[in-house]
RNA sequence: GAAGUUCGCCAGGCAGUCGCUGCGCACCUCGUCGUGCGUGGAGGAAAGUCCGGGCCCCGCAGAGCAGGAUGCCGGCUAACGGCCGGGCGCCGUGAGGCGACGGAAAGUGCAACAGAGAGCAGACCGCCGAUGGCCCGUGCAACGGGAUCAGGCAAGGGUGAAACGGUGAGGUAAGAGCUCACCGCAGGACUGGCAACAGGACUGGCACGGCAAACCCCAUCCGGGGCAAGGCCAAAUAGGGGAGCAUUGGCGUGGCUCGCGUCGCUCCCGGGUAGGCUGCUAGAGCGCCACGGUAACGGGGCGCCCAGAGGAAUGACUGCCCGAUGUCGCCGGCUUGCCGGCGAUGUUCGACAGAACCCGGCUUAUCGGCGAACUUCCCCA
Numbered sequence: 001g002a003a004g005u006u007c008g009c010c011a012g013g014c015a016g017u018c019g020c021u022g023c024g025c026a027c028c029u030c031g032u033c034g035u036g037c038g039u040g041g042a043g044g045a046a047a048g049u050c051c052g053g054g055c056c057c058c059g060c061a062g063a064g065c066a067g068g069a070u071g072c073c074g075g076c077u078a079a080c081g082g083c084c085g086g087g088c089g090c091c092g093u094g095a096g097g098c099g100a101c102g103g104a105a106a107g108u109g110c111a112a113c114a115g116a117g118a119g120c121a122g123a124c125c126g127c128c129g130a131u132g133g134c135c136c137g138u139g140c141a142a143c144g145g146g147a148u149c150a151g152g153c154a155a156g157g158g159u160g161a162a163a164c165g166g167u168g169a170g171g172u173a174a175g176a177g178c179u180c181a182c183c184g185c186a187g188g189a190c191u192g193g194c195a196a197c198a199g200g201a202c203u204g205g206c207a208c209g210g211c212a213a214a215c216c217c218c219a220u221c222c223g224g225g226g227c228a229a230g231g232c233c234a235a236a237u238a239g240g241g242g243a244g245c246a247u248u249g250g251c252g253u254g255g256c257u258c259g260c261g262u263c264g265c266u267c268c269c270g271g272g273u274a275g276g277c278u279g280c281u282a283g284a285g286c287g288c289c290a291c292g293g294u295a296a297c298g299g300g301g302c303g304c305c306c307a308g309a310g311g312a313a314u315g316a317c318u319g320c321c322c323g324a325u326g327u328c329g330c331c332g333g334c335u336u337g338c339c340g341g342c343g344a345u346g347u348u349c350g351a352c353a354g355a356a357c358c359c360g361g362c363u364u365a366u367c368g369g370c371g372a373a374c375u376u377c378c379c380c381a
Stems, first nucleotide, its partner, number of pairs: 001377010012321007020041008043352001047363002050361005055226004067222005072086005087101001088099004102217002107215002109211002124157002126153003131150003134146004165183006184206001185204003190199003230278004240269006249263005285304005291298002322350002324347011
């Protein structure tokens, strides 16, 4: 210098003018309306609502069934499917990255196409044909030959994602863990480690193929619903209950009287609706400092207060600067059309995106820029 890896941070700045909204104070024609002043006013994801928790209600959730989630080990945490550290496997030259990573000798099941054969498999091409036939030399026997029949083999070829250990040597008719060496595999005393796991004396000729993001088995966890939760106040109208008044009234009680019911008026009570208040923002909070821990994280000291709207505010315009980019001019370099610097000018340029009870995560979106540590290659000394 180039190309990368991991982690962290920023998310245009300043000023003016005009608005919106929470709170405080003051004033007024007092109404929770107006005016003025002061002060606060989106994010790293506020998003998806995928996990976990706080909080609230139903309720008392003990056990079992069903269902769901998780799944190497250790730690962190309020909790988690999150994070940190480690192990193993795969990828990368490397820094590093990725992994539903428990169980296939409990059972059931699956494997398209191709292929001879797909699970106690199989012989298409091929190799052999020792042994027993057949043919030939040769009429017979022995011997030799043929690769013809029976038969043997699974080394080589071929199919497939996968073919019942691999390489080499011996062995054989040809072959084969048939035998041996090494590797792999299974078991494994012992050693290291909290553990996952790693190493491994020795033993075994090799069995027990793959798939559990197939059913299933094992272990652990999960009561349901959510701020439109929930709590309080509470009209108008209609209806309910009670007391009183009027009973001189109307209607019903198939005639009459009493009585009763109902219609009327006044007052009281309770439920619900509209509406209002609350829940509501001081919290697993934020910043700095040092401490323990490899780290996630923990405990401590000091300082700070940082949106609470609700058909839902957080915006618009102007100017200057910064950044990006287009054009033009000047200068410099050379590989003669590129690079770098400066100046002028243009730009509906400035990513993704908008809180709704709160918090911890994950995932997704995101122009561009900055910092730290590390890796690989090249050049110079």

This is a predicted structure of a 381-nucleotide RNA (Bacterial RNase P class A) from Thauera humireducens.
Rfam family: Bacterial RNase P class A. Rfam classes the family as a ribozyme.
The model forms 93% of the base pairs in the Rfam consensus.
The organism belongs to Thauera, within Bacteria.